[in-house]
This is a predicted structure of a 1535-nucleotide RNA (small-subunit ribosomal RNA) from a marine sediment metagenome.
The prediction has a mean pLDDT of 86.
The sequence is in RNAcentral, with records from SILVA.
RNA sequence: AGAGUUUGAUCCUGGCUCAGAGCGAACGCUGGCGGCGUGCCUAACACAUGCAAGUCGAGCGAGAAAGUCCCGGCAACGGGAUGAGUAAAGCGGCGAACGGGUGAGUAACGCGUGGGUUAUCUACCCUCUAGUCUGGGAUAACCUUCCGAAAGGGGGGCUAAUACCGGAUGAUGUCUUCUUGGGGCAUCCCAAGAAGAGCAAAGGGGGCGCCCGCAAGGGGCUCUCGCUGGAGGAGGAACCUGCGUCCGAUUAGCUAGUUGGUGAGGUAACGGCUCACCAAGGCGACGAUCGGUAGCCGGCCUGAGAGGGUGACCGGCCACACUGGGACUGAGAUACGGCCCAGACUCCUACGGGAGGCAGCAGUGGGGAAUAGUGCGCAAUGGCCGACAGGUUGACGCAGCGACGCCGCGUGUGGGAGGACGCCCUUCGGGGUGUAAACCACUGUCAGGGGGGAAGAACUUCGUAGGCGUGAAUAACGCUUGCGGUUGACGGUACCCCCAGAGGAAGCGCCGGCUAACUCCGUGCCAGCAGCCGCGGUAAGACGGAGGGCGCAAGCGUUGUUCGGAAUUACUGGGCGUAAAGCGCGGGCAGGUGGUCUGUUAAGUCGUUUGUGAAAAUCCGGGGCUCAACCCCGCGAAAUGCAGACGAUACUGGCAGACUGGAGAUCGGUAGAGGCGAGUGGAAUUCCCGGUGUAGCGGUGGAAUGCGUAGAUAUCGGGAGGAACACCAGUGGCGAAGGCGGCUCGCUGGGCCGUUGCUGACGCUGAGGUGCGAAAGCGUGGGGAGCAAACAGGAUUAGAUACCCUGGUAGUCCACGCCGUAAACGAUGGGUACUAGGCGUCGGGGGGAGCGACCCCUUCGGUGCCGUCGCUAACGCACUAAGUACCCCGCCUGGGGAGUACGGCCGCAAGGCUGAAACUCAAAGGAAUUGACGGGGGCCCGCACAAGCGGUGGAGCAUGUGGUUUAAUUCGAUGCAACGCGAAGAACCUUACCUGGGCUUGACAUGUCCGUGAAAGCCGGUGGAAACAUUGGCCCCUCUUCGGAGCACGGUCACAGGUGCUGCAUGGCUGUCGUCAGCUCGUGUCGUGAGAUGUUGGGUUAAGUCCCGCAACGAGCGCAACCCUCGCUCCCAGUUGCCAGCGGUUCGGCCGGGGACUCUGGGGGGACUGCCGGUGUCAAACCGGAGGAAGGUGGGGACGACGUCAAGUCAUCAUGGCCCUUACGCCCAGGGCGACACACGUGCUACAAUGGCCGGUACAACGCGCUGCCAACCCGCGAGGGUGAGCCAAUCGCUAAAAGCCGGUCUAAGUUCGGAUUGCAGUCUGUAACUCGACUGCAUGAAGUCGGAAUCGCUAGUAAUCGUGGAUCAGCCAUGCCGCGGUGAAUACGUUCCCGGGCCUUGUACACACCGCCCGUCACGCCAUGGAAGCUGGGGGGACCCGAAGCCGGUGGGCUAACCUUCGGGAGGCAGCUGUCUAAGGUCAACUCAGUGACUGGGGCGAAGUCGUAACAAGGUAGCCGUAGGGGAACCUGC
Repeated sequence: AGAGUUUGAUCCUGGCUCAGAGCGAACGCUGGCGGCGUGCCUAACACAUGCAAGUCGAGCGAGAAAGUCCCGGCAACGGGAUGAGUAAAGCGGCGAACGGGUGAGUAACGCGUGGGUUAUCUACCCUCUAGUCUGGGAUAACCUUCCGAAAGGGGGGCUAAUACCGGAUGAUGUCUUCUUGGGGCAUCCCAAGAAGAGCAAAGGGGGCGCCCGCAAGGGGCUCUCGCUGGAGGAGGAACCUGCGUCCGAUUAGCUAGUUGGUGAGGUAACGGCUCACCAAGGCGACGAUCGGUAGCCGGCCUGAGAGGGUGACCGGCCACACUGGGACUGAGAUACGGCCCAGACUCCUACGGGAGGCAGCAGUGGGGAAUAGUGCGCAAUGGCCGACAGGUUGACGCAGCGACGCCGCGUGUGGGAGGACGCCCUUCGGGGUGUAAACCACUGUCAGGGGGGAAGAACUUCGUAGGCGUGAAUAACGCUUGCGGUUGACGGUACCCCCAGAGGAAGCGCCGGCUAACUCCGUGCCAGCAGCCGCGGUAAGACGGAGGGCGCAAGCGUUGUUCGGAAUUACUGGGCGUAAAGCGCGGGCAGGUGGUCUGUUAAGUCGUUUGUGAAAAUCCGGGGCUCAACCCCGCGAAAUGCAGACGAUACUGGCAGACUGGAGAUCGGUAGAGGCGAGUGGAAUUCCCGGUGUAGCGGUGGAAUGCGUAGAUAUCGGGAGGAACACCAGUGGCGAAGGCGGCUCGCUGGGCCGUUGCUGACGCUGAGGUGCGAAAGCGUGGGGAGCAAACAGGAUUAGAUACCCUGGUAGUCCACGCCGUAAACGAUGGGUACUAGGCGUCGGGGGGAGCGACCCCUUCGGUGCCGUCGCUAACGCACUAAGUACCCCGCCUGGGGAGUACGGCCGCAAGGCUGAAACUCAAAGGAAUUGACGGGGGCCCGCACAAGCGGUGGAGCAUGUGGUUUAAUUCGAUGCAACGCGAAGAACCUUACCUGGGCUUGACAUGUCCGUGAAAGCCGGUGGAAACAUUGGCCCCUCUUCGGAGCACGGUCACAGGUGCUGCAUGGCUGUCGUCAGCUCGUGUCGUGAGAUGUUGGGUUAAGUCCCGCAACGAGCGCAACCCUCGCUCCCAGUUGCCAGCGGUUCGGCCGGGGACUCUGGGGGGACUGCCGGUGUCAAACCGGAGGAAGGUGGGGACGACGUCAAGUCAUCAUGGCCCUUACGCCCAGGGCGACACACGUGCUACAAUGGCCGGUACAACGCGCUGCCAACCCGCGAGGGUGAGCCAAUCGCUAAAAGCCGGUCUAAGUUCGGAUUGCAGUCUGUAACUCGACUGCAUGAAGUCGGAAUCGCUAGUAAUCGUGGAUCAGCCAUGCCGCGGUGAAUACGUUCCCGGGCCUUGUACACACCGCCCGUCACGCCAUGGAAGCUGGGGGGACCCGAAGCCGGUGGGCUAACCUUCGGGAGGCAGCUGUCUAAGGUCAACUCAGUGACUGGGGCGAAGUCGUAACAAGGUAGCCGUAGGGGAACCUGC
């Protein structure tokens, strides 16, 4: 510090996710030791039991018992002493308001921070000061009695005090009044002085000499602890206040003690705190009120920081103590372990009544994912009490439990093989685990055993020896020093030593990318994984296991949660043209912000300083535990804050003054569809009247509905009425926007230009609020020509609730009033300033020139185009900014849900404004790129269409396929590019299929071991369909160095074998686009990048062929050429081919001969746009011509770029993996592959006269032939048979070519066409023609008379037509296929259209790429949610009723120790009664928040269902926005 994820790829936007750190955690697996921390986050739920606050006898009275001892007694027992002035209890004092717990409540002066109190209190402690005199009456305990189950209570009697009360004294203190001085922000305060009033106290203990006293004791002195008044301090408490302190505006208004005043009450004290009266205020968009949530802080976690989150442990503050209310006591409480009342709950009860409050420490139940022992000790620290000793203390100190966290240690160390076993992988060679182990040597931490053994302890106190102080004192008391004694829960712990011995001690997660770590097996979209992207459908590094590896380690993972990454709420530090985001537009209150100069002020700002910012924590330095964690020390840092003081004055602000450049105003001009009102004009449409006129008009893609013989349309004249204003007209003008368009007049707003002597910052922006605001729509009343939602009809269509047509109502128009929205757009808020230019245009001004139209220069304002810098993700913007800056406002924060729901406001309604959540997705987006596609465009090709010839589709048959059938009909091929295809030969074989019969080392290969050598083989027999089984006979292997080797068979083991699966694991081969002209690379350049350029452009070509141009320059694979073949010619050669001339001839190149010719087959030549003319850019090239056998690639072939189709083939072959192994292998017989209601493809033969038949008669080429081709001859009607010559073939044979030509016949007929089908008889091949061959003869003689929709081939030696050869092959189902030659056409205007293709361009929401994408209804399942008659619960408030305890007030008739008294009583007090207030409770009507609810609304998701096709390409009617109507639905239509 970043990474993954939207795309084919790219850049950007943007969300989601991950890596980090943390935790009071929990869960899973695992677990050796120690140290230090830490441990109910949930039910502030309920609690058994024990303990958690006591102490003082030196305040007071009273005062046991057991036990022991003594005495008396026989004993029972009695008495005394001791226990002991002890225990327990009481009066009294202090404490109990601290310490400890919890976080419910609280959004508050509660907390934090800084101030204030001239508005306050303060027990104990400290300092100072003055005192402590004198009386009195009670009451607990105790005794007694009564009531009660208990808790407890009542009556009577006795008694003490540091308990209570009276009196005295009393001030600098308090209060009142007065005088003087001083001070303050108001009430007032301070100082000095004077007078008056009221107010205190308590004693206890020690010592000592003297005095009194018989004594006890008292007085005196002294020490000490207390007590009282006062002043001050310290610490504590209270109140006030500035600032800060969560979310919601779908909470906008709140408030009656409310705000203030006067007076009174109350308090420690100010105060409406309370009350009476008076006034009507107070708070609030700087967010009151209401709702939700929450204890606050130091800190803690995170972060670079700023921030964000948090408030466990430790520390400060607050609040609470079962819930609510209340006071009492007290210095302090409205009191956790006090009281009273009410309520809920629990317990006891004798049913009458009582008791209780763990959010103290343990502990229990419960809740929960989850959080510990009913431990030890007061030894230390601290608290309370006490003069002390001491007591007490679940505060605290310790130890226990839990890997909950942090830290430390260990589970051993060294050596040890080219490297054991096991396991895993393997290409079978080996590799990995791995120096790992074994083994050898060693060490000794921790744990274990044994021994030793601290610090924490200093006090206090006692003893002793001193010193000092007080004192009359050598007493006592206080302070202090030395020595000695005494005190440890932890604990025999830390630590140290010894012993033994590698012995007791390793797991967890992960290994597709992010992210470090890979293989095998299993599984087969199953089981499962998953943080995101995503894995799994038969080779899964992603599931499960294993081996191995990576990471961390007594832990490791998971889950949850916080911050980070996230600049993803942006203060630091973001944005808003198109990604989310500028309000539709003005004017404008508040607010924010603001020109120039001077002075002043010093609020902001800056500096210095002071106070504060507790400690702990963090950081730095140092120190202590062996280290560390942890702990300690520091007059270290830091604490970014607040406050005070002083200073500075540039900037901002305040105040004062001034200025003119911003703004405004004056005057003079000026353009304009700016607005409003009134009037007015012509053209056109329609209607009405009349004329002319006749059969149509209208409308469309084509039609129809409609109109018209009752006279339309057309045309002429006249009239009516409404709406809109052609041309001018413009990228033009005006307006803030919406918007504004004939002409005239009236009223009126704004702008611009010029000018100036005015004002003097008056400016800008603008939350709320307010006005304007297209169209549609609404209300009332008019109006209504045209147009036209709805509606009707006609078409179209599968349908057509549409597009098209004919009609047509609201509406469109006017007036008035609503609505308030639009893709209200420049998708760009307003203002100001600055920042190159060029060219238009509108308005105004100045200058120049010109007679003038006009032109030139310049300036201000507007409106456009292009463009520099700059900006931008890019597109683009670019003085009219999207540049550079400042000011103000609005708005955004992933997509969907949704601009929906609920609530509120507005509206007559439609609806508008404001505006969520659950749930769901891993994206949704912007711009640009490359493709692909388009019922987009341009250019151009191709038998693509057209033109033409012949076919297919109809018939019969052949053949292939689908389907069906079957025991099997083996398998594959499936749009083009499967279907006479693999098949260039299925009767058996082939053969892979079926049925049946057999074999098991196998039909075939290699190797091992054993046996045999009588084997193998040959000839027979039996069973059998054969295979095979069995048996008889013949034969009795070869070599040898005698070990053996070879060969063969039988047996054994390895293995063979498989046309079994996967062509989606593959190689190879092939098809196809396509013989199309394309596909790329290097370097350079451009672009952030994908990528572009080159390859585009202008020409040209069959061609990316060539030329020119060009930020490109070159190159490669393709094209072409090189190769084969045909066409001309030459050379060479001349048999088997040839024969011109010569000779011979049986007349046949037959013979001699010849090489001339044909031909054969080897080599050359020839053609290159080379030449001429024209066109063209001077090019490339094209057109025409000449010559030539051939001319512009001469014809044909071979040859197929990068790639596409997971195209085809595992059944040619090869091959990974999987599967079968007496069978999925192998052999055999028979059957099947040949089935047949059908359907399709490819063909053959036809339908006839350009023909059929008969007879005659010509002319080929390519090929093939020895288990072969077969002449001639004979036989047969024929297929063929017989015989047999020749030929290994330019020699012989297949061989006849056929169409053609000549002659004849048939005469339009289902025929002398056509030949299917069937019968009979044969031939040939073959072991064998039943299933299932071909051929022959005779007989039979079907459909068919030229073929619907549709569709195929072909552009020249082509189509068509005619025959012919070959492969395979015994034969053949061949009409197929591959060749060969013969005869031999027609047509192409042209590129609009169909199909395919190439290049450029355009749009795109496509990229598996249009066979794409995608919308809505409906149906089904699941989920969350809105409405809803209601039902249930919570919350706060209001009104009223009732009203406990209690404070306060009233009352006084009951009771009453202290004081007064004239003794009657009084003062005062208590109880009672009563009033105000008031908790809980009750009633009522509302509000609000939840839950639930028959039914209902939409929404989301879901393997794929139904209907259509709305959108994306002009998406086939461009789309979209607002609005209105309509419709199954997407949607359609109007404006």